[in-house]
RNA sequence: GGCGAGGUAGCUCAGAUGGUUAGAGCGUCGGAUUCAUAACCCGGAGGCCGCGGGUUCAACUCCCGCCCUCGCCA
Repeated sequence: GGCGAGGUAGCUCAGAUGGUUAGAGCGUCGGAUUCAUAACCCGGAGGCCGCGGGUUCAACUCCCGCCCUCGCCA
């Protein structure tokens, strides 16, 4: 340099062919339980989806450019 995959919550990941309030598990905070701790149970907070443009009535989703990570080739 070329090709491919990916970037969504603190972490690991879902998210149909654009559509109404973007979810799960773990973690975290509060509560319940216990003599106490852990486990189990209940509830809460936390994200404008890598960045910038474009298309559209409407974009995490489609198109373009850039940045970063991983793999292959040179």
Annotation: A computed fold for a 74-nucleotide RNA from a Cytophagales bacterium, annotated as transfer RNA. It matches the Rfam family "tRNA". The literature on the family includes a 1993 paper in Trends Biochem Sci by Hou, "The tertiary structure of tRNA and the development of the genetic code".